RNAcentral holds the full RNA, with entries from ENA. The part of an RNA shown here (large-subunit ribosomal RNA, domain I) has 596 nucleotides and comes from Desulfovibrio sp. OttesenSCG-928-G11. Its Rfam family is "Bacterial large subunit ribosomal RNA". The organism belongs to Desulfovibrio, within Bacteria.
Context: one part of a larger RNA
C1' cells in the first nucleotide's frame, strides 16, 4: 500500500409522518371607495425584537346576543401587576374611536413631509385646538365685457364622478414569431396586446326572420346535422346554415294621424291709451292778418267736444305654423286615427301597487346513545372473557390498532341586533265586433355608382349586413326578402326603444370530496416568503419540516480557558432518542486476518 470482515466518523438518501399545497363539486356572494377605499408608513404592551391585533380612546372602548370558569394573543418560559359567577377571557351582531400617506381633494412635494387662507374656541398676546377650502360634469340662481340686446366670463347652491379589484362581458384599435417545408395572396387571428364602458352576469332578443309549394314562429346555450355544403396561390388550410333533439321560456313601450292645454311667432278683426294728420261743431273778457270808422264778415291760430283714416303699445278673440305637456295609438290574414252602428267578456300584466314578510334563509350556538375485567407491555385502544348503543360503525385525538375515554357524527333544536328573497293571492289597469272615409304608420332613409369591411364565402355569377364618398325614392293601388337579374308565387313590414330565465366566470367566504403530492414532491413559499439576496430599473428570486408519550431538556461531580467539547451521575421503554426519528452510498479513520 492492497484485499476481506468488523467498529466508528462524515453525510443526509430511504422509510414513516404532515401544520402545507393541488384539483373538483356544492352553497352563498359577486363588489370596496370623497361618510376617504385597496395598499402602506409610523406608532400602541409593566418590560417588547418580530408576527398578529389595534390607532393618541391605540393586543383596545360602548352596547346587544351566545357561552360558562378561568383569563391578560403567538414566538415565550418566568416575574410583577391585574380581571373574573355583580359572568371575565372567548364567539357573533351593531356602534364609537380610527395618527400620517395613498383617487388624496387648501397649496406644494423627492409618498408617509413642508407651508397656508377663512370661521370658531383657548390665551394678556402668541404658540395651540376644532371645522372648512381640489377639479370636472349636470341642474338651478345671481352677476355680467368688447357691444344696444345678448353671449363669453365671474360667482353661489345642490347632485354626481374620480381610485382599487381574480376571471367572465361588450365595444374602439390591433400585431408578429409561426404554417404554407422558401414567400408576397392566405395562415397564425380579429388571437396576443392597448384603450373605453360595465354587470352580477354581460351581450342578444319579439321577424322588412327562415322556409319551400309543406310549414315554422323572439333571443341565448348545448347535442346532432358535419369536418357535410362550400371557400381556398382550389396550396397550407378555413369551414357554415336550414333542419331535428334538448335547457329555459315572456313579451312589451314609443314616434305619427286625431283631441285637449300652455308658450312663441305670423295674419285677421275688436277695444283702450298715446302721438301727429284730415274734417265737423262750439266757445269767451279770444291772439294775429285782411275787408274796415264801428257793428259785422272772411282767413289763420288756440281751446273744448265729436267723426275718420293712420302709427306705436297693451289687452283679449279667431285662424295658421312651430315647440312643450297630457290623452290616443303600436300592426302585415295589414293595423291605427276620424265618422256611423253595436257591445263591456275571455284573458294578460317583469314592463303597476299591496299582501305574502321582516317570513324562509344567512351571520354565534345548544342537546346528542352505549364498557368493564384479566393478560402482555414503559404505556392498551392489542389479545382473552363477558356486556351495551346504533337515524350515531364519517373522521380526529388519547403513552400501540377505541362504535361505547375525549372532541365529534346521525338526528333534533336555536337569534336581541344586522342582512334578507320567491311562488302565490288580492286590488287596480288594459282589453271586443261591423261598415265607411283615404288622415297616419320612423328620409338625406331605402336604393344606385365608386372605395372598403363583415358574413365559413379570398370579387367571384356574389345575394345579405355595415362604413366612407357622390347621387337619391315610394307612402298601402306602398315597401323589403327568398344567393346576380327578371317574372310568377310565397313570406315579411326597415330606417325608434326596453326585456327575466336557460349561458360564462371565481379573487374573497362556508362546506364536502380525491385510484392528487408528501418536504429535490406539492403553490415560488408546510418554517415570519414574494422574505433573504441579485439588479440603476423594469424585474429576477432562493435555501430552510420531524427529540420524546410527557421536557421528565441532563441536578451534582470531574477534565478543560469561569471555553468548545467530553467523562461520570441522573431522567426515560430507549440517550448510538442529548438538541436530537430512521440514518443508505460516495469519502475518511481504526482493530483483526491475509497478501505484497
Nucleotide at each position: 500500500g492492497g484485499c476481506a470482515c468488523c467498529a466508528g466518523g462524515u453525510g443526509g438518501a430511504u422509510g414513516c409522518c404532515u401544520u402545507g399545497g393541488c384539483g373538483u363539486c356544492g352553497g352563498a356572494a359577486g363588489g370596496c371607495g370623497a361618510a376617504g377605499a385597496a395598499a402602506g408608513a409610523c406608532g400602541c404592551g409593566g418590560a417588547c425584537g418580530g408576527c398578529u391585533g389595534c390607532g393618541a380612546u391605540a393586543a383596545g372602548c360602548c352596547u346587544c346576543g351566545g357561552g360558562g370558569a378561568g383569563g391578560a394573543g403567538c414566538c415565550u418560559a418566568a416575574c410583577a401587576u391585574c380581571c373574573u359567577u355583580u359572568g371575565a377571557u372567548c364567539c357573533g351582531g351593531g356602534g364609537a374611536u380610527u395618527u400620517c400617506u395613498g383617487a388624496a381633494u387648501g397649496g406644494g412635494g423627492c409618498a408617509a413631509c413642508c407651508c397656508g387662507g377663512c370661521g370658531g374656541g383657548a390665551u394678556g398676546a402668541a404658540a395651540c385646538c376644532c371645522g372648512u377650502c381640489a377639479u370636472u360634469u349636470g341642474c338651478g340662481g345671481a352677476u355680467g365685457a368688447a357691444u344696444c340686446c345678448a353671449u363669453a366670463g365671474u360667482u353661489c347652491g345642490c347632485a354626481a364622478a374620480g381610485g382599487c379589484c381574480a376571471a367572465c362581458g361588450c365595444a374602439g384599435g390591433g400585431a408578429a414569431g409561426u404554417g404554407a417545408a422558401a414567400c408576397a395572396u392566405c395562415u397564425c387571428a380579429g388571437u396576443a396586446c392597448c384603450u373605453g364602458c360595465a354587470g352580477g352576469a354581460a351581450a342578444g332578443g319579439a321577424a322588412a326572420u327562415c322556409a319551400a309549394a309543406c310549414g315554422a314562429g323572439a333571443c341565448u346555450c348545448c347535442c346532432a346535422a358535419a369536418g357535410u355544403a362550400g371557400c381556398g396561390g382550389c396550396g397550407a388550410g378555413c369551414g357554415a346554415a336550414a333542419u331535428g333533439g334538448g335547457a329555459a321560456u315572456a313579451g312589451c313601450c314609443c314616434a305619427a294621424a286625431c283631441c285637449c292645454c300652455g308658450c312663441a311667432c305670423u295674419c285677421a278683426g275688436u277695444u283702450u291709451a298715446u302721438g301727429g294728420c284730415u274734417u265737423g261743431u262750439g266757445u269767451a273778457u279770444u291772439g294775429g292778418c285782411c275787408g274796415u270808422g264801428c257793428c259785422c264778415g272772411g282767413c289763420u291760430g288756440a281751446c273744448a267736444c265729436g267723426a275718420g283714416a293712420u302709427a306705436u303699445a297693451a289687452a283679449g278673440u279667431g285662424a295658421g305654423u312651430g315647440c312643450g305637456g297630457g290623452g290616443g295609438g303600436u300592426u302585415g290574414u295589414a293595423g291605427g286615427a276620424c265618422c256611423g252602428c253595436u257591445a263591456u267578456a275571455a284573458u294578460u300584466g317583469a314592463u303597476c301597487c299591496g299582501c305574502g314578510a321582516g317570513u324562509a334563509g344567512g351571520c354565534a350556538g345548544g342537546g346528542g346513545a352505549a364498557c368493564g375485567a384479566g393478560c402482555u407491555g414503559g404505556g392498551a385502544a392489542g389479545c382473552u372473557c363477558g356486556g351495551c348503543c346504533a337515524c350515531a360503525g364519517a373522521g380526529g385525538g388519547u403513552g400501540a390498532g377505541a362504535g361505547c375515554c375525549c372532541c365529534g357524527u346521525a338526528c333534533c333544536u336555536g337569534a336581541a341586533a344586522c342582512c334578507g328573497g320567491a311562488a302565490g293571492c288580492g286590488g287596480c289597469a288594459a282589453g271586443a265586433g261591423c261598415g265607411g272615409c283615404a288622415c297616419c304608420u320612423g328620409a338625406g332613409u331605402a336604393c344606385c355608382g365608386c372605395g372598403g369591411g363583415g358574413c365559413a364565402c379570398g370579387u367571384g355569377a356574389a345575394a345579405c349586413c355595415c362604413c366612407g364618398u357622390g347621387g337619391g325614392a315610394a307612402u298601402c293601388c306602398g315597401g323589403g326578402a327568398g344567393g346576380a337579374c327578371c317574372a310568377u308565387c310565397u313570406u315579411c313590414c326597415a330606417a325608434g326603444g326596453c326585456u327575466a330565465a336557460g349561458u360564462a366566470c371565481u379573487a374573497a367566504c362556508c362546506g364536502a370530496c380525491g385510484a392528487c403530492c408528501g418536504a429535490u414532491a406539492g403553490c415560488g413559499a408546510a418554517c415570519c416568503a414574494g422574505u433573504a439576496c441579485c439588479g440603476u430599473a423594469a424585474g429576477g428570486g432562493a435555501a430552510a419540516g420531524g427529540c420524546g408519550a410527557a421536557a421528565a431538556g441532563a441536578a451534582c461531580c470531574c477534565c478543560g480557558u469561569u471555553g468548545a467539547g467530553g467523562g461520570g451521575a441522573g431522567u426515560g421503554a430507549a440517550a448510538u432518542a442529548g438538541a436530537c426519528c430512521u440514518g443508505a452510498a460516495a469519502c475518511c479513520u481504526g482493530u483483526u486476518g491475509c497478501c505484497u